Transfer RNA from an uncultured Patescibacteria group bacterium, 73 nucleotides, folded computationally. Rfam family: tRNA. Its family is annotated with triplet codon-amino acid adaptor activity in the Gene Ontology. The sequence was found in a public genome assembly.

Order: sequence, then structure tokens, then C1' cells
RNA sequence: GGUCGCUUAGCUCAACGGCAAGAGCACUUCGCUUACAUCGAAGAGGUUGGGGGUUCAAAUCCCUCAGCGACCA
Repeated sequence: GGUCGCUUAGCUCAACGGCAAGAGCACUUCGCUUACAUCGAAGAGGUUGGGGGUUCAAAUCCCUCAGCGACCA
């Protein structure tokens, strides 16, 4: 330099172009316990990497930029 893939919650990951973007773990509170852990209940946490475009409607499609990875040279 070229090709391909990835970027969504603190972490690991889901999500036919259409419900209010979800799950597990972690976190907070409550219950349980002498206490801790486990377990049960509830809760908080997201400008879906940045920008632009298409569309009635975009995490999803297109363009561009950035970062990461694999392969080729």
C1' cells in the first nucleotide's frame, strides 16, 4: 500500500429498515443471614465510534473520517 471484517451499557455480546435498543456478568437498594457468600425482588446505567446522505422511518442501507484485527504484498 491492497482486500476483508469489527466498533452498541463498566465488561462480554444480541437486535427482519418499523414496539420504548435488550441479555448475561458487574454496580445500587431491599429481602434472606449473627455476618459474608449464594439465592430472590426491584432499580440505575446507551448522543448504537465521529460526520454526512437515502427513506415516511436507520444500530441496520450508502459515502466519508477515525480506531482495532486478520490476510496479501